[in-house]
Context: one part of a larger RNA
Parts: sequence; structure tokens; C1' cells
RNA sequence: CUAUGCUGAAGGAACUCGGCAAAUUGCACGCGUAACUUCGGAAGAAGCGUGACCCUCUUUUACGCAAGUAGAUGAGGGUGGCACAGACCAGGGGGUAGCGACUGUUUAUCAAAAACACAGGGCUCUGCGAAGUCGAAAGACGACGUAUAGGGCCUGACGCCUGCCCGGUGCUGGAAGGUUAAAGGGAGAGGUGCAAGCUUUGAACUGAAGCCCCAGUAAACGGCGGCCGUAACUAUAACGGUCCUAAGGUAGCGAAAUUCCUUGUCGGGUAAGUUCCGACCUGCACGAAUGGCGUAACGACUUCCCCGCUGUCUCCAGCAUAGACUCA
Repeated sequence: CUAUGCUGAAGGAACUCGGCAAAUUGCACGCGUAACUUCGGAAGAAGCGUGACCCUCUUUUACGCAAGUAGAUGAGGGUGGCACAGACCAGGGGGUAGCGACUGUUUAUCAAAAACACAGGGCUCUGCGAAGUCGAAAGACGACGUAUAGGGCCUGACGCCUGCCCGGUGCUGGAAGGUUAAAGGGAGAGGUGCAAGCUUUGAACUGAAGCCCCAGUAAACGGCGGCCGUAACUAUAACGGUCCUAAGGUAGCGAAAUUCCUUGUCGGGUAAGUUCCGACCUGCACGAAUGGCGUAACGACUUCCCCGCUGUCUCCAGCAUAGACUCA
């Protein structure tokens, strides 16, 4: 000096990206326990007290015929120690916000999460020799199931809800017309031949699906405007005009896991706060199952604050063990 432990005056997070690590707490019984809540919880909330041993008495359990043996409960009195759940073992707690409802699952070997799954919700396909999947086929799974079933896709408990657009793309339906392959058709033309013929080419017309076309459909893929003016202070614009569009973003939320400008502005917390919480709305570039907004409980998740606690620190020191180092 390193590793692993133990201890520490005064202070107590001043350390640090961040209380990382360590410390605190820890058991049983009694008392006591808030907001909120889906009335189950939250809750071991928080917080407070008692605990060893001896004596006396009380109540009582099991076994036993009984004597009694082994325990348990309660009341009172006393004894010793620095310390009585005496070692070991053995929750720190509270408040706020975000995300995900929850228990669960995951990157075997740098990621455990807000990612996946989930119960619940929806759309769609499938009438059974089902759809779908594997296979060249036979055949098999689906399923020894039958629409309260099975497949695909999306969303993700619960509560309140889920607005407008079908112009584009997709899907479904339609069949009048247009286009259109092979095929059918054969007007006509060429070659050759005396001819019959042989041969080459070939217009009109007929001709499926698809596409064009006509409708429907957004919990299908997706989309959801601009400019100008206007109120008796100013400002703003309920109001009006105009252009464009398939339609111009509704409810709710909003500097947000989304806000560039930005440490926006105001309020709270601090002596001092780019983080945090509550508001405002000027949303660069939220927004409704690519779900929107809330939400008790839950979380080795993330943010901020407080109490307790401490060698994290001010500022390091000592001890123990194993190395390192010196000699051998």
C1' cells in the first nucleotide's frame, strides 16, 4: 500500500451523478395507528411501553385412581448487572410525483425494466372434409373440438370515455360499360402449281379473373389547415370575410418519459433549487384501443423531500487476519 473485518472525539450527507457503501431498525406481548380507498385494504402504518432472575398468591391445560409430573395466564413484592428479545438469528420509517393495474416473464455469460405476458375489451376469418398450419403427395395438427368453438391482428385490471374524415392505400360487395391472354373465328392478302391443292400471313367479331368503374368500411393502414379584420383605455377576440381540404384535433390533458427557444412565467419547498411539486397555455412537434384522462393496491423500476442513522464526508486514526515488502 491492497483485500476482508472491527472500533472511533465533535459534527451528521457538508460526500457523491445519486446516502453508492455502511450504519440504524429487527423478536414477542400490550396500547395505539392518518390521508386515500375498488371498503378487501393502506397496516407490522406511524408512534409508545414491557421483557432477566427470586418469592407469594390467582386462574388454567395435558397425563394420572391419587400423590403428583410437565407447562401456560394474571396480580403483588423483591434481587443483581454497563447492558435482561444480553450471543447467534432478526423490517429503518414517512411524504410527493412519473410509468406499468396486479402475481408472473425476459437479454444462460454487461440491460429485470416503464419492455413481454396477463384477466378484460374490440375487429376480422371460419358451417366442418372448417378456416389456418406442415407436407411433393398420402396424411397429420386444428380436434376425438363445432361459432359460449377455433385461427389472425390490435388494445391491456377497474372508473369516465373513445370525436370528425372513406379523397389516397387496403379489405368487402357490385356487375351495366371500358380494357384484356390463350383459345375460337375467318373477311382478305402473299408464295407455288395448268389445276385440284399445299403453304405463309391475317382484319372484324366472340373471349375469364384482374384493372378501370360504382358503393360500403377507420377498435382497417392512416389523416385531422392558412390569411385578414373586428368590442368606448390598452390588450384580447365571442363575431365577420376569404382561400384551400376527404375532413380541418372534439372531450380530456399539457414546458409533459413529449417544450426547440428554456434555468419559459408565477407560486411552494431551501439561507441559496438547471432537478422536484402546484398552476398558466405561447402544444417547435399531446390527444382519444399505434387508445385519452384518472385511479386504491402492488414494484430489487424512476424523480424529489423529510425523520432516524451513521467514517460517505470535514479528516483521517487505531486494531485483527491474508497478501505485498525485507531477510532466509